[in-house]
Molecule: TPP riboswitch aptamer (THI element)
Organism: Gammaproteobacteria bacterium
RNA sequence: CGCCAGUCUUAGGGGUGGCCGUACCGCAUCAGCGGGCCGGCCUGAGAUCCAGAAGGGAACCCUCUGAACCUGAUCCGGCUAGUACCGGCGUAGGGACAAGACGAACUGCCAUCG
Numbered sequence: 001c002g003c004c005a006g007u008c009u010u011a012g013g014g015g016u017g018g019c020c021g022u023a024c025c026g027c028a029u030c031a032g033c034g035g036g037c038c039g040g041c042c043u044g045a046g047a048u049c050c051a052g053a054a055g056g057g058a059a060c061c062c063u064c065u066g067a068a069c070c071u072g073a074u075c076c077g078g079c080u081a082g083u084a085c086c087g088g089c090g091u092a093g094g095g096a097c098a099a100g101a102c103g104a105a106c107u108g109c110c111a112u113c114g
Base pairs, nucleotide, nucleotide: 001108006102007101008100009099010098011063012062013061014060017042018041019040020039021038024035025034026033027032048057049056050055069094070093071092075088076087077086078085
């Protein structure tokens, strides 16, 4: 000097789900089904707030070295009280043109000295 973990700033992208339950309301009345409030549980980085149609904010994650996220998918297999919870799918198809500053260790290069 280069490379790089990471940090900061700006710009942009993304998702925010599911299950269980008491009383309450409606339908039916054999069983049960649906709805909102509340509580609990599961997995995660993230399941939140305002609003409640949309949209916006916060936090979190991701930006081509792209599994952040979407499609496939009302998919397939497994697990569970029950759920995309786990795995496959996936060397699949898409996906934000990212930019700059600071910057270790290891390794590499150059110069100098011994």